[in-house]
This is a predicted structure of a 368-nucleotide RNA (Bacterial RNase P class A) from a Pseudomonadales bacterium. The model forms 95% of the base pairs in the Rfam consensus. It is recorded under the gene name rnpB.

RNA sequence: GGAGUUGGCCAGACAAUCGCUCUGCCUGGUUGCAGGUGGGGAGGAAAGUCCGGGCUCCACAGGGCAGGGUGCCAGGUAACGCCUGGGGGGCGCGAGCCCACGGAAAGUGCAACAGAAAGCAUACCGCCGAUGCAGCCUCCGUCUUCGUGGUGGCGGUUGCAGGCAAGGGUGAAAUGGUGCGGUAAGAGCGCACCGCACGGCUGGCAACAGGCGUGGCGAUGGUAAACCCCACCCGGAGCAAGACCAAAUAGGAACCCGUUCGUGCGGCCCGCACGGGGUUCGGGUAGGUCGCUAGAGGCGCGCGGUGACGCUCGUCCCAGAUGAAUGACUGUCCUCGACAGAACCCGGCUUACAGGCCGACUCUGCUU
Numbered sequence: 001g002g003a004g005u006u007g008g009c010c011a012g013a014c015a016a017u018c019g020c021u022c023u024g025c026c027u028g029g030u031u032g033c034a035g036g037u038g039g040g041g042a043g044g045a046a047a048g049u050c051c052g053g054g055c056u057c058c059a060c061a062g063g064g065c066a067g068g069g070u071g072c073c074a075g076g077u078a079a080c081g082c083c084u085g086g087g088g089g090g091c092g093c094g095a096g097c098c099c100a101c102g103g104a105a106a107g108u109g110c111a112a113c114a115g116a117a118a119g120c121a122u123a124c125c126g127c128c129g130a131u132g133c134a135g136c137c138u139c140c141g142u143c144u145u146c147g148u149g150g151u152g153g154c155g156g157u158u159g160c161a162g163g164c165a166a167g168g169g170u171g172a173a174a175u176g177g178u179g180c181g182g183u184a185a186g187a188g189c190g191c192a193c194c195g196c197a198c199g200g201c202u203g204g205c206a207a208c209a210g211g212c213g214u215g216g217c218g219a220u221g222g223u224a225a226a227c228c229c230c231a232c233c234c235g236g237a238g239c240a241a242g243a244c245c246a247a248a249u250a251g252g253a254a255c256c257c258g259u260u261c262g263u264g265c266g267g268c269c270c271g272c273a274c275g276g277g278g279u280u281c282g283g284g285u286a287g288g289u290c291g292c293u294a295g296a297g298g299c300g301c302g303c304g305g306u307g308a309c310g311c312u313c314g315u316c317c318c319a320g321a322u323g324a325a326u327g328a329c330u331g332u333c334c335u336c337g338a339c340a341g342a343a344c345c346c347g348g349c350u351u352a353c354a355g356g357c358c359g360a361c362u363c364u365g366c367u368u
Stems, first nucleotide, its partner, number of pairs: 001364010012333004017328002020041009043339001047350002050348005055238004067234005072086005087101001088099004102229002107227002109223002124168002126164003131161007139153005176194006195217001196215004201210003242290004252281006261275005297316004302311003334337001
C1' cells in the first nucleotide's frame, strides 16, 4: 500500500426573523386567561407490533386436562424466544461467521421418480459353480460277444440346481469404512486402524472431551419447523386500561306542600288513586381533571467479574400533545445531507437507511 473481519459513535453546521407546544418567574385579572421574560421540545430506528416486563382492571384454594410456547451447558437480567461465556457441528488460509443443536432400542405415519430392494427383507447386470445332476472331449484302468460296445477314475468344457453381495447400475439416501489375509467366488469369515454400542477411569459445576477394556456390529438406517414422547414456562384484557369531578334534558328514589283544578270510583257529599309544585339524594351523558412521564433514567470516577452485568459515590432533569406542537423563511459555509415523526412506560429482536469518524484484529504485496 491492497483486500477483509469485528466493536462503537455521528446523523449537515452556525446565525437572524416570524410562529406552535409545555413550563419557572413577574404583571393584570375572582377564575378561565392575556402580556413580558427565561428554559425544554422526536429517533437510531420514534417503524413492524414479533417476544418479555412494569402499571391498571377483571378472574383466581390446590391439583389436573385442553391449548400455546421454549428446547446443548453455565451465567446475566424485573423478565425474555434477548445478551454473555463455553461445548458440539458446518464454512473460511485467517481474523471471524452460521446452526430450533432434547428424544428415531414407546407407538403411528411418510419416502414421488428411478431401482432387485426404501425396513425386513431382497438380486437386474455381474462373480463363482467348491458340492450335486446331466451332456460332450482327451488320457488311464477294467470287462468283452472285439463293435464307433459296457463300466470306473483324473482333468477339461457346457448347462442346470446351487453359492455370493466384492464390482456395475438406480437413487437425496442402499444395510459400517479402508487395507491385508482368506475363499470356488465372496462375506466381520479372521486380523489391524477408524467408526459404532456397552462398562469403568481421568479432567470439567455442566454441556462435553480424552483414554482403557469388552462386543464383530442385519444389535440400533432416514425423517419429530410429521403426529408423538420428555423437561420447563404461560390466567384474561389492555391507557379507548382505569380513577375522580360533574352541567342541560329525560327518567328514578325519599320527604314536604296542596286538594284550587282535571280524570276514575259516584246520583251527591266525604274519602281514595293518578296527574301537579318544591327540596334533597343517587346513577349517568356532554365536558373537564388525573393516569402522563423522576425512570429497571442519563453522564462521570472507582471497585468486582474473561464477559453480559452488578455495586458504591458524585452529578444532571432531558417532549408530554389530545384535532393533537416540534414549523416556515433568509443568509453564510462544507464533504451538499439517507431512512424516517413520539401518543402509558421500559428491555429486546427484526426491518429501512446517503455519507462519515474512531478502536481492535486477520491475510497479503513492496521497502529496510
Source information:
Rfam family: Bacterial RNase P class A. By type it is a ribozyme. Rfam describes the family as follows. Ribonuclease P (RNase P) is a ubiquitous endoribonuclease, found in archaea, bacteria and eukarya as well as chloroplasts and mitochondria. Lineage of the source: Bacteria > Pseudomonadati > Pseudomonadota > Gammaproteobacteria > Pseudomonadales. RNAcentral holds the sequence, with entries from ENA. Its mean pLDDT, the model's own confidence on a scale to 100, is 78.